The prediction has a mean pLDDT of 79. Guanidine-I riboswitch aptamer from an uncultured Pseudomonadota bacterium, 136 nucleotides, folded computationally. The sequence was found by an Rfam model in a public genome assembly. Rfam family: Guanidine-I riboswitch aptamer. Gene Ontology term of the family: regulation of gene expression.
RNA sequence: UAAAUGUGCGUCUAGGGUUCCGGCUGGUGAGCAAAUUCCACCAGCGCUGGUCCGAGAGAGGCAGUCCAGUUACAUCUCAUGUGUCUUAUGCAUGCGGCUGUGAAGGGAUACACGGCGGGACAAAAGCCCGGGAGAU
Numbered sequence: 001u002a003a004a005u006g007u008g009c010g011u012c013u014a015g016g017g018u019u020c021c022g023g024c025u026g027g028u029g030a031g032c033a034a035a036u037u038c039c040a041c042c043a044g045c046g047c048u049g050g051u052c053c054g055a056g057a058g059a060g061g062c063a064g065u066c067c068a069g070u071u072a073c074a075u076c077u078c079a080u081g082u083g084u085c086u087u088a089u090g091c092a093u094g095c096g097g098c099u100g101u102g103a104a105g106g107g108a109u110a111c112a113c114g115g116c117g118g119g120a121c122a123a124a125a126g127c128c129c130g131g132g133a134g135a136u
Base pairs, nucleotide, nucleotide: 007063008062009061011059012058015053016052020050021049022047023045024044025043026042027041028040029039064109065108066107067106072101073100074099076097077096078094079093080092081091082090083089111131113134117129118128119127
């Protein structure tokens, strides 16, 4: 200097806004002798909340990947025995040897400061652009 990798999916939380629910304010309508309450609708307000969104650098779960390698299996080889026996060579045994695959189980999956701006959904955000730009 260059390349590759730094994984995926749920659950939850920090956080977020306003579709729906709820709440508050104002108004309209019906009913009532009248007012309040109740009911319906309209407008406004993120307002502790429910629904909803939600972390690379938050938590934890399930997988994936990697590492060593056991039971086990396979090729080759060695020793012994045995069959065929003209020859090639077959079979069995060994808790033999080298190499390879590798269940269950085990271990590892590190580190990580970070804008502006833009995007989606109703809208916003630690979501996505983005382990980005940049910094060390």